This is a predicted structure of a 103-nucleotide RNA (SAM riboswitch aptamer (S box leader)) from Orenia metallireducens. Its mean pLDDT, the model's own confidence on a scale to 100, is 83. The sequence was found by an Rfam model in a public genome assembly. Of the family's consensus pairs, 97% are formed in the model. The organism belongs to Orenia, within Bacteria.
[in-house]
């Protein structure tokens, strides 16, 4: 990195450092010197792994990892309303992420 499987509506900082960009792309909209990324720490949450149990399922957070503005920020592609030349809802997909798998 290629397959697969699951999960994506809850949660989680008035901290330290840093010094301009950040939200995956594209178009929108958003954040951002009242401090962007990134990196410490703190924290959430429980996917492996770890404990019970035949099994559904439950616990616990000391290990791997994820996460820590907004629903994955909303939309990309299909159908169905609904509305009427504008401007919406609702499902499914697609793409993204994170895991576990396994080459």
């Nucleotide at each position: 990195c290629a397959c697969a499987c699951a999960u994506c509506a809850a949660g989680a900082g008035u901290a330290g450092u840093g010094g301009a960009g950040g939200g995956a792309u594209a178009g929108g909209c958003c954040c951002u010197a009242u401090g962007a990324a990134g990196c410490u720490c703190g924290g959430c949450a429980a996917c492996c792994a770890c404990c019970u149990g035949u099994a559904a399922a439950g616990g616990a957070a000391a290990g791997g990892u994820g996460c820590u503005a907004a629903u994955u920020c909303c939309u990309a592609c299909a159908a169905g309303g609904a509305a009427a030349u504008a401007a919406c809802c609702u499902u499914g997909g697609g793409a993204g992420a994170u895991g576990u798998u396994c080459a």